[in-house]
């Protein structure tokens, strides 16, 4: 000094983790949701028929709880796993030279 490798570092790429979206349950609207509207009102000679609070019940929007099985974003959380440039820095091996 030359060359192979192997580690740190990088860089991308997977994979868990976390975090939130979705799901699921469940709660949820005096009125400006829906449905079905006692009662009461309007129209009608009548039969009936409208609009329709309240209740009842389906939900929005949001809350609360769950599940993390699998699906979607996101993440220097990991130093797992793969690949992969130079240089630096460690370290193993051959070769030469001195």
């Nucleotide at each position: 000094g030359c060359u192979c490798g192997g580690g740190u570092c990088c860089u991308g790429u997977g994979c868990a983790g976390c975090a939130g979206g979705a799901g699921c349950g469940u709660c949820g609207a005096a009125c400006c949701u829906c449905g079905u509207c006692a009662g009461g009102c309007c129209c009608g000679g009548a039969a009936g028929g409208g609009a329709g609070c309240a209740g009842c019940g389906a939900u929005a929007a949001g809350g609360c709880g769950c599940c993390a099985a699998a699906c979607c974003u996101g993440u220097g959380u990991g130093c797992c796993g793969c690949a992969g440039c130079a240089a630096a820095c460690c370290u193993g091996g051959g070769c030469u030279c001195u």

Source information:
Predicted 3D model of a 98-nucleotide RNA (Bacterial small signal recognition particle RNA) from an Acidobacteriota bacterium. It was read from a public genome assembly, where an Rfam model found it. Of the family's consensus pairs, 96% are formed in the model. Its mean pLDDT, the model's own confidence on a scale to 100, is 76. It matches the Rfam family "Bacterial small signal recognition particle RNA". Rfam classes the family as a non-coding RNA gene.